Transfer RNA from an uncultured Erysipelotrichaceae bacterium, 73 nucleotides, folded computationally.
The sequence was found in a public genome assembly.
The coordinates come from a structure-prediction model, not an experiment, and the mean pLDDT is 84.
Its Rfam family is "tRNA".
[in-house]
RNA sequence: GCGCCCGUAGCUUAAUGGAUAAAGUAUUUGAUUCCGAUUCAAACGAGUGCAGGUUCGAGUCCUGUCGGGUGCG
Repeated sequence: GCGCCCGUAGCUUAAUGGAUAAAGUAUUUGAUUCCGAUUCAAACGAGUGCAGGUUCGAGUCCUGUCGGGUGCG
């Protein structure tokens, strides 16, 4: 330099182009307990790497770009 894959909550992952972006875990609060652990209930937290485009509608499709991984040279 060229090709391919990935980027979504603190972390790990979901989400046929149809709209309140979902769950586990972590954190906080409460219940349970003599106190803890476990268990249960609730709360909190992302607008999807960034910038454009297509579309009535984009996390999803297209273009560019940034970061990571990987193959080739």